[in-house]
Molecule: transfer RNA
Organism: bacterium
Order: sequence, then C1' cells, then structure tokens
RNA sequence: GGGUGAGUAGCUUAGUGGUAGAGCAUUCGGCUUACAUCCGAAAGGUCGCAGGUUCGAUCCCUGCCUCACCCA
Repeated sequence: GGGUGAGUAGCUUAGUGGUAGAGCAUUCGGCUUACAUCCGAAAGGUCGCAGGUUCGAUCCCUGCCUCACCCA
C1' cells in the first nucleotide's frame, strides 16, 4: 500500500428499514440477627464520526477514524 471482518449501556453482546433489548456490574426495596444467595424495581445508549438514500436508518450507500486478521 491492497483486501476481509468488527465498532451498540461501565464490561460481554442481541437487534438486517418502523419508539434499541438481554446477562453481569451499580443503586434502591423485599427476604435475613447480619452478610451472601434469591426475588422485585430503577438508573445508565448523541448505536465510532460526517454526509447521502428513504415518509422513516443501529440496519442500505460513500468517505474518514480505531481495532483484529490476511496479502505484498
């Protein structure tokens, strides 16, 4: 330099056009003499960045950034 894949909550990730979910972690409540386990609830997302297509984009297209792998 060229190619492929990935980027979504603090972490691991689901979601292939129609209001973005889960597990763990955090906080609160229940349970307990207390802690843990367990149960319930809450908070936490400019969906890597910028444009484009579309009535509507995490999703499709283009460019850029970062990471991993392959080729040279």